Small-subunit ribosomal RNA, 5' domain from an uncultured Acidobacteriota bacterium, 497 nucleotides, folded computationally. The prediction has a mean pLDDT of 87. The RNAcentral record of the full RNA draws on SILVA.
Context: one part of a larger RNA
RNA sequence: AACGCUGGCGGCGUGCCUAACACAUGCAAGUCGAACGAGAAAGUGUAGCAAUACAUGAGUACAGUGGCGACCGGGUGAGUAACACGUGACUAACCUACCCUCUUGUGGGGAAUAACCUUCCGAAAGGAGGGCUAAUACCGCAUAACAUCGCGAGGUGAGAAUCCUUGUGAUCAAAGGAGCAAUUCGCAGGAGGAGGGGGUCGCGGCUGAUUAGCUAGUUGGUGAGGUAAUGGCUCACCAAGGCAGUGAUCAGUAUCCGGCCUGAGAGGGCGCACGGACACACUGGAACUGAAACACGGUCCAGACUCCUACGGGAGGCAGCAGUGGGGAAUUUUGCGCAAUGGGGGAAACCCUGACGCAGCAACGCCGCGUGGAGGAUGAAGGUCUUUGGAUUGUAAACUCCUUUCGAUCGGGACGAUGAUGACGGUACCGAGAGAAGAAGCCCCGGCUAACUCCGUGCCAGCAGCCGCGGUAAUACGGGGGGGGCAAGCGUUGUUC
Numbered sequence: 001a002a003c004g005c006u007g008g009c010g011g012c013g014u015g016c017c018u019a020a021c022a023c024a025u026g027c028a029a030g031u032c033g034a035a036c037g038a039g040a041a042a043g044u045g046u047a048g049c050a051a052u053a054c055a056u057g058a059g060u061a062c063a064g065u066g067g068c069g070a071c072c073g074g075g076u077g078a079g080u081a082a083c084a085c086g087u088g089a090c091u092a093a094c095c096u097a098c099c100c101u102c103u104u105g106u107g108g109g110g111a112a113u114a115a116c117c118u119u120c121c122g123a124a125a126g127g128a129g130g131g132c133u134a135a136u137a138c139c140g141c142a143u144a145a146c147a148u149c150g151c152g153a154g155g156u157g158a159g160a161a162u163c164c165u166u167g168u169g170a171u172c173a174a175a176g177g178a179g180c181a182a183u184u185c186g187c188a189g190g191a192g193g194a195g196g197g198g199g200u201c202g203c204g205g206c207u208g209a210u211u212a213g214c215u216a217g218u219u220g221g222u223g224a225g226g227u228a229a230u231g232g233c234u235c236a237c238c239a240a241g242g243c244a245g246u247g248a249u250c251a252g253u254a255u256c257c258g259g260c261c262u263g264a265g266a267g268g269g270c271g272c273a274c275g276g277a278c279a280c281a282c283u284g285g286a287a288c289u290g291a292a293a294c295a296c297g298g299u300c301c302a303g304a305c306u307c308c309u310a311c312g313g314g315a316g317g318c319a320g321c322a323g324u325g326g327g328g329a330a331u332u333u334u335g336c337g338c339a340a341u342g343g344g345g346g347a348a349a350c351c352c353u354g355a356c357g358c359a360g361c362a363a364c365g366c367c368g369c370g371u372g373g374a375g376g377a378u379g380a381a382g383g384u385c386u387u388u389g390g391a392u393u394g395u396a397a398a399c400u401c402c403u404u405u406c407g408a409u410c411g412g413g414a415c416g417a418u419g420a421u422g423a424c425g426g427u428a429c430c431g432a433g434a435g436a437a438g439a440a441g442c443c444c445c446g447g448c449u450a451a452c453u454c455c456g457u458g459c460c461a462g463c464a465g466c467c468g469c470g471g472u473a474a475u476a477c478g479g480g481g482g483g484g485g486c487a488a489g490c491g492u493u494g495u496u497c
Stems, first nucleotide, its partner, number of pairs: 001493005008369006014362002016327001021325003025322003030068003035065002043056005075280003085204007094197003099193008107141001109139002116131006147171009176185003206252003213243003218240008255277004259270004282303005305316004333359001335358003341355001342353004372402004382393004406438001409432004416424001441486005446467003452481005462469002
C1' cells in the first nucleotide's frame, strides 16, 4: 500500500505503482503608450419641434507594427546499457541575451510595410489585389581600434596556422525615448567578470554464452565542406583497417544520482516524496526564429484518432492545475489568493503567474492527546462455572466527592507585513460559564506464542502460517463466560531487509 471490522481530536507529511489510454469544460505566458502610427462605442451634458450637431466619455477600449519574455517555471519516465548519469580532469577546439566593472562612440541619409480605406474570393478557417502612413522595424553612406581578415616580425610554452606583443593594408557600428532643465533610460564597437551552457577523456554502477564472432563511413590518412567549436560530423580520393573470452555483437531488463529501507557491520533491496542531471510532449520526420530550441500550451510534412463542413475544405493534441470516461485491489477539489517567496514585462503605478502560499477530501503514514480521577464490600443484582459449600466477573458497577484536557457554546483575537497591503481566517491562541457529560475497538487463547473452561457439533460443519485439529467427554470447529495482546486502531494479504 490494498482489503475486512471499527473509528473522538490535533500537528506534520503523503496521495494513478495499472492504460506514455482517450479526453468535455475552465484556467495554466504575458507585458510595455516613457519605441510607433492610428483610434471607437454605449452612456451623460448643451442646443434644437425634430432629424441632428457639439462637448464629454477618451487619446480610453479593441486591434496592428515594434521590443523583451514565451527555451524559465510546471508534468511524465515512454525511450535510453549510452560519456545518459556519478565522480575527477581537459578545452592550445568553444558559445553566452539579461546582470556587474572598465573603455570608445551615438554623424548624415533612403526606401518600404501592417494597422486604416477600398475591390474581390471563401460555408468556414482564412486569403488575393489596389491606395495612404510611422517607428528603437528595414537598408545604404561616413567615421573607428586593443575587433575580424590578409601579409610580415618577435615572444610564451613540451607543443602554435590557432595564444600574447607589434608593423602594415583591407573590412565591419549605432536609435532614439522621457523631462522646462539638470539629467536619466536606452543604442553601437571593444575588454574583463559573474552565473549558465557545448565538447573530449580516465574511472564507476544490470542479466544471459541455451547469443562467438561483429563492422563498410566501417578503422586510419590527405583535402574540402559544415559548426560557436574538435572530430567520418558530411563528402571526394587513398590505404585496409577497427572491436572481441578483461565477453565484442545479439537478446532481455532498466532513466541515473544525492539518497531511502534494512543490517552490529560488510552487505542486500529500492530510486515514491524533496534536491541535481537526462530524456520525452498524440506517433514519426524536418527545419525556422533566437544568445540559447530542432521548441509541452510555435511552424511545416506524413500517419492514426476525434470534431466541424455548404463536401470544395478546415480544426485539435491535459506526461500543466482541477475534472471526465476507461483500466484497476487502489490513489483527492472542475476550491481561495497573488497577502508571502520566486519568476516575466514595465521608468513606475501596475499587469500576468493552477510556480507558489493556503484551504478541501482520505486513519494512507508518523507523532501527540483524550474517552475521566479519588473513595467505594451487603464483595448487590445479572451472567458464567460448580464438588451445590461456593468461586469468578469485581472496586468493576451503583453510590459519594472532585476535575474539565479534547469537543460543543459565548467573548476577545494575532505573528506571518520594517510605512500601506493577509488568501489562510474570526484560523492559531487566550478567556468565560455548563456538565462525566459527546468519544473503544480489533485480533488471539493446542505447541511454536502471552492467554481455559462450559455447551453445541460428531472426519460433518469447519479451522489451519508450520506441525496438525474434527469419526460422542474437542483448552485446535461454532457460541457463551473468563483471560491475553495491541489500541483509534486492530487483523489479513502483498513487498523488502